[in-house]
Context: one part of a larger RNA
């Protein structure tokens, strides 16, 4: 662009995909079978491997915008105290994401036609035959069935709501986002919580600083489960989301 008016929304599936795996063990049962060693079909139920989906509650990593030690040298006059650079200087944790080795789930059940093969009835052929007429079974295979995707399925469907002849839609533009390569998509744009700020809380480090006490000091201790904090809750207009600009539009009703 298109699906003959626009808009939200929710579906129908023609058709495409994916997934289709299999150990063991323990009951039936030490029974059927077999003299006897041995030892079952069917059936039930636990329980694993591989292979796969989604998730971060738990265990584990990362986690150069968190929090601490600490070494050398540089800086802020000097002491404290900060702070640059040394592979993030080094080193011990670590929240949010992001992940396995971690957790939940998945490959079950079931019908339909059938192979190969097992039958019933049953003539050609007074008999036999599963087959010629007709019926019944029968496999991880094949069509459902479970999972995703799907009306550009030009055969362009279906329901439902709303909006109107200058009213309606779409965009531009901005805040962002668990969305993301651009774009797209999805929230919000003052009738606002969309980001940042802040508050409060969770969660990580771990007991600032000063200053007082003890000690010659190095220390240690008290105030202090302190002080700081990056994504995470919740809530708060403080601060940006401004004013506005552009483009389509009829043959429906």
């Nucleotide at each position: 662009c298109g699906u003959a008016g626009g808009a939200g929304a929710u579906u129908u599936g023609a058709g495409c995909g994916g997934a289709u795996c299999u150990g063991a063990c323990a009951c039936u049962a030490g029974u059927a079978c077999g003299a006897g060693a041995g030892g079952a079909c069917c059936g039930u139920g636990u329980u694993g491997g591989a292979c796969u989906g989604a998730c971060c509650u738990c265990u584990a990593g990362u986690g150069c915008a968190c929090c601490u030690g600490u070494u050398g040298u540089g800086g802020c006059g000097c002491c404290a105290g900060c702070u640059g650079c040394a592979u993030c200087g080094c080193a011990g944790g670590g929240u949010a994401g992001c992940u396995a080795u971690g957790u939940c789930g998945g490959g079950a059940a079931g019908g339909g036609a059938u192979a190969a093969g097992c039958g019933c009835u049953g003539a050609a052929a007074g008999c036999a035959u599963c087959u010629a007429a007709g019926c019944a079974c029968g496999a991880a295979g094949c069509c459902c069935a479970c999972c995703g995707c799907a009306a550009g399925a030009c055969g362009a469907g279906a329901u439902c709501u709303c909006c109107c002849c200058u009213a309606u839609g779409g965009g531009c533009c901005g805040u962002a986002g668990c969305a993301g390569a651009c774009u797209a998509c999805u929230a919000c744009g003052u009738u606002g919580a969309u980001a940042g700020g802040c508050a409060a809380c969770a969660g990580g480090u771990a007991u600032a600083c000063g200053c007082g006490c003890a000690g010659c000091a190095a220390u240690g201790u008290g105030u202090u489960c302190a002080g700081c904090c990056g994504a995470g809750u919740u809530g708060u207009a403080c601060u940006a989301a401004u004013c506005g600009c552009c483009c389509a539009u009829g043959a429906g009703g």
The part of an RNA shown here (large-subunit ribosomal RNA, domain VI) has 253 nucleotides and comes from a soil metagenome. Rfam family: Bacterial large subunit ribosomal RNA. Its mean pLDDT, the model's own confidence on a scale to 100, is 86.